[in-house]
Context: one part of a larger RNA
């Protein structure tokens, strides 16, 4: 100087407390461990691994296993030599890759030669092989915590200290005062995006108050530029004003005004560093290793196994509910090998026609919970839907291993969950549906977004956890 303390002081955080809803018990989905296996490819492992890499494992992917092929090789490139093919068609063998056979046959140029391609030889190849403890880059975490440093000066033999401490204050090393320090940098804040208010500008595909026409319905038509909305430029919030407290910074108020009030809500943004943290399998790269194989290709299998254990979720155990009928209101997005109105057939998944739209125009698109009426009457039930059987639909060369969906039947466990444990402070939790990426299809109950309905509680900081500052002890570095 740090680090540590079941030392002290001050302070903060859904850290506790106060509340609400969960997990831990059940079934299923998914990841992991273990076991099994020819293989169950590899990585991630307290917090910071375990619906993680994977934003799509039937083949492919694929790295694994078994078997069949190739060896300048699946792809790229240099040189030398040979050659005219390549492509196409047909046949044979084969699981296919591929091998063999037959057939047609280069282009430019007078030519030399050049181009394109094949073959032979050779230099490079190739490797998801090892090392993340050789590395770059990127990422997690402490932590959006308020810290981490420098120049000059001063103090100290020196390591180093001071500044950065003290008082007050703040979300903040944010400020004010004081001061052997005076200044400065990286962080904080602000500048950026978005939501909330408003003015102006602009009105098509959006809108429709006034005027006219018109309908089974409808901004449907002429038209309009008011309103909604769209999307660009501005305004607006700064403790600016008032009262109280305070030297000041600042704090405070059923304050005023205001759409918004003291950081208005959310996002992006992550200092010096810590964990030899993670990644050589995104990529790059040093070294080592393989080179008729640890490269490469094809068929099949596996990554989907199953006495078990754990994590994360979905659905429930019901009456604030289940079923039936009627009826209302969104937003973010997507669409051409696409989204599909509408019609017909089918109980349905869907199929056959047909139409509009490269989309503020058409479509996806009837949102669901909610509301109204009705039924069930506390039961393993009209709860719950696992599992299994039958029949189908769709995608796709192909659904046996191993897809999703429909329909009929079947109707398991489960009656609120031990110790323990998680999330959340407001348009939040809880609850309800909708969209998108990936994608032929889909194992999505996952991920990322969107809107609808919409709470309770916070006395307080003694305690648990984590963190910041000062101080103290130390046989630790």
């Nucleotide at each position: 100087u740090g680090a540590c303390g079941g030392g002290g002081g001050c302070c903060c955080g859904c850290a506790c407390a106060a509340g609400c809803g969960g997990a831990g018990g059940a079934a299923c989905a998914u990841g992991u461990g273990g076991u099994u296996u020819a293989a169950u490819u590899c990585g991630a492992u307290g917090a910071u691994a375990c619906g993680c890499g994977a934003g799509g494992a039937a083949c492919c992917u694929u790295a694994c296993c078994c078997g069949g092929g190739c060896u300048u090789g699946a792809a790229a490139u240099g040189c030398a030599g040979a050659u005219g093919a390549u492509c196409g068609a047909a046949g044979u063998g084969g699981a296919g890759a591929c091998a063999c056979u037959u057939u047609u046959u280069c282009c430019a140029g007078c030519g030399a030669u050049g181009g394109c391609g094949u073959c032979u030889g050779u230099g490079u190849a190739g490797g998801u092989g090892c090392u993340g403890c050789a590395u770059g880059g990127u990422u997690g975490u402490c932590g959006u915590c308020a810290g981490c440093u420098c120049g000059u000066g001063c103090c100290g033999u020196g390591a180093g200290g001071u500044g950065u401490c003290g008082g007050c204050u703040u979300a903040a090393g944010u400020g004010c005062c004081a001061u052997a320090a005076c200044g400065a940098g990286c962080g904080c804040a602000a500048c950026c995006c978005u939501c909330a208010u408003u003015a102006c500008u602009a009105g098509u595909u959006a809108c429709c108050a006034u005027c006219a026409g018109g309908u089974c319905u409808a901004g449907c038509u002429g038209g309009g530029g008011a309103c909604u909305c769209u999307a660009g430029u501005g305004a607006g919030a700064c403790u600016g004003c008032c009262g109280g407290c305070g030297u000041a910074a600042g704090c405070u108020g059923u304050g005023a005004g205001g759409a918004a009030g003291g950081u208005g809500g959310g996002g992006a943004u992550g200092a010096c560093g810590u964990c030899a943290a993670a990644u050589c399998a995104g990529c790059a790269c040093g070294g080592c290793c393989c080179u008729u194989a640890u490269g490469u290709u094809c068929g099949g299998g596996g990554c989907g196994a199953c006495a078990c254990a754990c994590g994360u979720g979905u659905u429930a155990c019901a009456a604030u509910g289940g079923g039936g009928a009627g009826u209302a209101c969104a937003g973010c997005g997507g669409g051409a090998a696409g989204c599909u109105a509408c019609c017909u057939g089918g109980c349905g998944a869907c199929a056959g026609g047909a139409u509009g739209c490269c989309a503020a125009u058409c479509u996806u698109u009837u949102a669901a919970a909610a509301c109204u009426c009705u039924u069930c009457u506390c039961a393993g039930u009209u709860c719950g839907g696992a599992u299994c059987g039958g029949a189908g639909u769709c995608u796709g060369c192909a659904a046996c291993u191993c897809g999703a969906c429909u329909u009929c039947g079947u109707g398991a466990a489960g009656c609120u969950g031990g110790a323990u444990u998680c999330g959340c402070u407001a348009g939040u939790a809880a609850u309800c549906g909708c969209g998108c990426a990936u994608c032929a299809g889909c194992c999505a109950c996952g991920g990322c977004g969107c809107g609808g309905u919409g709470a309770a509680u916070a006395c307080g900081u003694u305690c648990c956890c984590g963190g910041g500052c000062c101080u103290u002890g130390u046989a630790c570095a």
This is a predicted structure of a 477-nucleotide part of an RNA (small-subunit ribosomal RNA, 3' major domain) from an uncultured bacterium. The RNAcentral record of the full RNA draws on SILVA. Rfam family: Bacterial small subunit ribosomal RNA. Gene Ontology terms of the family: ribosome and structural constituent of ribosome.